Predicted 3D model of a 145-nucleotide RNA (FMN riboswitch aptamer (RFN element)) from Arthrobacter sp. E3. The organism belongs to Arthrobacter, within Bacteria. Its Rfam family is "FMN riboswitch aptamer (RFN element)". Gene Ontology term of the family: FMN binding. The prediction has a mean pLDDT of 84.
[in-house]
RNA sequence: UACGUGCUCCGGGGUCGGUGUAAUUCCGAACCGGCGGUUAUAGUCCGCGACCCGCACGCAGCCAGCUGGCAACAGCAGGACGCGUUCGGUUGAUCUGGUGAAAUUCCGGAACCGACAGUUAAAGUCUGGAUGGGAGAAGCACGAA
Numbered sequence: 001u002a003c004g005u006g007c008u009c010c011g012g013g014g015u016c017g018g019u020g021u022a023a024u025u026c027c028g029a030a031c032c033g034g035c036g037g038u039u040a041u042a043g044u045c046c047g048c049g050a051c052c053c054g055c056a057c058g059c060a061g062c063c064a065g066c067u068g069g070c071a072a073c074a075g076c077a078g079g080a081c082g083c084g085u086u087c088g089g090u091u092g093a094u095c096u097g098g099u100g101a102a103a104u105u106c107c108g109g110a111a112c113c114g115a116c117a118g119u120u121a122a123a124g125u126c127u128g129g130a131u132g133g134g135a136g137a138a139g140c141a142c143g144a145a
Stems, first nucleotide, its partner, number of pairs: 001144001003143006010136001015029004030125002032114002034048004043112002052089003056085004062079002065076004094110005116128003
């Protein structure tokens, strides 16, 4: 300190009221915004992660065959499910005015978006998968230039 290896640790937020038999799901008003990038700071620009789907490969058990063999056993090839890995698919939403060298990122104004399952009433905010996973951040050690 640009690099390599190993380890440690961190790594998602948000509600009240009203109506009603029943709603934190409807109505009203609020609140929230992962990670990296970007000549200037991003929920809405570019990319990534997770969730969901698929192919292939691998792993443990289960089901069920073929061949050889007296048998023990050996070899070969399938099916459904679960888990893991690579790759692929899918994956929501912003305009405008101002300042400035530069901003869909700042300031002003007005908008918009938010997986899946559950729930005596329809969910970004409740419950759940999740004390999970993870893009990545930081630190330490050793090495190396």